RNAcentral holds the full RNA, with entries from Greengenes. Predicted 3D model of a 351-nucleotide part of an RNA (small-subunit ribosomal RNA, central domain) from an uncultured bacterium. Rfam family: Bacterial small subunit ribosomal RNA. Rfam links the family to the GO terms ribosome and structural constituent of ribosome.
[in-house]
Context: one part of a larger RNA
RNA sequence: CUGGGCUUAAAGCGUGCGUAGGCGGGGAUGCAGGCGUCGUGUGAAAUCCCUCGGCUCAACCGAGGAACUGCACGGCGAACCGCAUCUCUUGAGAGAGGUAGGGGCGGUCGGAACGAUAGGUGGAGUGGUGAAAUGCGUUGAUAUCUAUCGGAACGCCGAAGGUGAAGACAGGCCGCUGGGCCUUCUCUGACGCUGAGGCACGAAAGCGUGGGUAGCGAACGGGAUUAGAUACCCCGGUAGUCCACGCCGUAAACGAUGUGCACUAGAUCGAGGGGAUUCUGACAUCAUUCUCGGUCGAAGCAAAAGUAUUGAGUGCACCGCCUGGGGAGUACGGUCGCAAGGCUAAAACUC
Numbered sequence: 001c002u003g004g005g006c007u008u009a010a011a012g013c014g015u016g017c018g019u020a021g022g023c024g025g026g027g028a029u030g031c032a033g034g035c036g037u038c039g040u041g042u043g044a045a046a047u048c049c050c051u052c053g054g055c056u057c058a059a060c061c062g063a064g065g066a067a068c069u070g071c072a073c074g075g076c077g078a079a080c081c082g083c084a085u086c087u088c089u090u091g092a093g094a095g096a097g098g099u100a101g102g103g104g105c106g107g108u109c110g111g112a113a114c115g116a117u118a119g120g121u122g123g124a125g126u127g128g129u130g131a132a133a134u135g136c137g138u139u140g141a142u143a144u145c146u147a148u149c150g151g152a153a154c155g156c157c158g159a160a161g162g163u164g165a166a167g168a169c170a171g172g173c174c175g176c177u178g179g180g181c182c183u184u185c186u187c188u189g190a191c192g193c194u195g196a197g198g199c200a201c202g203a204a205a206g207c208g209u210g211g212g213u214a215g216c217g218a219a220c221g222g223g224a225u226u227a228g229a230u231a232c233c234c235c236g237g238u239a240g241u242c243c244a245c246g247c248c249g250u251a252a253a254c255g256a257u258g259u260g261c262a263c264u265a266g267a268u269c270g271a272g273g274g275g276a277u278u279c280u281g282a283c284a285u286c287a288u289u290c291u292c293g294g295u296c297g298a299a300g301c302a303a304a305a306g307u308a309u310u311g312a313g314u315g316c317a318c319c320g321c322c323u324g325g326g327g328a329g330u331a332c333g334g335u336c337g338c339a340a341g342g343c344u345a346a347a348a349c350u351c
Stems, first nucleotide, its partner, number of pairs: 003323004007305002012319001014201004021194003025088007033081002035077008049065006091191001092188003095184005103177007110154001114150008125136002162169002206247006215241002220236004258318006266296008275286003300307002324351003333344004
C1' cells in the first nucleotide's frame, strides 16, 4: 500500500463559490509518452528452482540448465489512456418569449394589542394563586371613555403551502436586485463534474462603540411552597431582546442521510409552467409533458426500525470522515479572537 464502513451502532465538513489535483460526451486524422509484441544488450558470483554427480546417506559440496518477473535501446502495432489538429450537438452555457414566489437590500405608510402621559366618569378595592402573600390603590387605583406619545411584533389569509446554498424568510405599497421553472430550439461548441488548501455566507447567545427600550426578561430583590427551596408558582426587575457599524463562527447548523450524473413497478395529494379537447370564454376535462414539495407502497436493500424515482436500490466520478469505552474534543504547541472562546489535536493511566 491493500480492508470494511459513515440515517439510528464510531463516522457526511453548517452551507456555498472556487484554486491545484482527480475524473470526464460523439466522429475523423495524425503522433507514439503510457500500453502490447518481437529483437539486442545487460540483469556479477553465491542463494532459490530443475537435472546429474562427489563425500557409505543427509546436511554440505561440485557441474550444467533454468530463472533473475528488472533496466536500457531498437523494430512493429494503434483498440484503449495520453497528446495535437479538425469536426458534431445530446452534456453545459447563452439568447428570445412567458411565469410563480414570506429570496435579498433600501424607503415609506398602516391597523390591532400593549404601556405611558393628560383629561372625563366613578368611588373601594384591585391584582395574583392550588390557596395566599409581597405588589398597586382615597395623593382616587382596578374598570370605562377621549386625546397624545412610544417601542416591538405583524392576527385572519395560512396550508400536509411557497422561496432560498444553508442559516433563514410573513402587515401594505414603491424602488433596486439575485436565483428558479416552462416554451422555443436561435446561438456557442465539452466551455463539464467534484474539489485538498483558500474565500464568502452563517440561528441564538455573547463582545465593542453609539443609539433605543413598550412588552418580555438571565442576574438580582421580595412573597409563597418546602425538612430545606440558592428552583418550579407569584410581585418587581438590570443586562439582553430592537437599530447602525464592527467582531464572534458555534448549534440536536437534523433528513442526525456530502455533491453530481445515469438507470430501476406503481398509487395518490399538493405547488409552478406548457400541451390537447369542447363553441371564443371564466371554467371544466384528458394525457406519466417538464419542474418542485408530501403520503403510501413492489422489487431491491437493511441488524432491525425502516427506506423505496426526493433511495438507505443498481452503478460511476470526486471530496470529507470513522477505526473499542473513559481520559478528551481535554493538555501542550500552533493559529484566529478585544474577550468569551473557536479551529487543529495527543499521551500517560485505566476498563